[in-house]
RNA sequence: GCCCCCGUGGCGGAAUGGUAGACGCGAUCGACUCAAAAUCGAUUGCCGAGAGGCGUGUCCGUUCGAGUCGGACCGGGGGCA
Repeated sequence: GCCCCCGUGGCGGAAUGGUAGACGCGAUCGACUCAAAAUCGAUUGCCGAGAGGCGUGUCCGUUCGAGUCGGACCGGGGGCA
């Protein structure tokens, strides 16, 4: 330099172009216990008092609608030279 793949909450990891974050782990609170462990229940992206707004690496585009399709860039991995 060229080619291919990947980028989603704290972590792993789903989501057919149509409710974003299922499910698991972790965390917080509660129940149980003398106390703990185990187990069970609830909650768990960000801003905001709320109403509401924003959020899938960044920007742009296509579309009524994009995590998903297209382009550029950034980052990571692999291959060739």
Model confidence (mean pLDDT): 80 of 100. The RNA shown here (transfer RNA) has 81 nucleotides and comes from Sphingomonas arvum. It matches the Rfam family "tRNA". About the family: Transfer RNA (tRNA) molecules are approximately 80 nucleotides in length. The source organism's lineage runs through Bacteria, Pseudomonadati, Pseudomonadota, Alphaproteobacteria and Sphingomonas.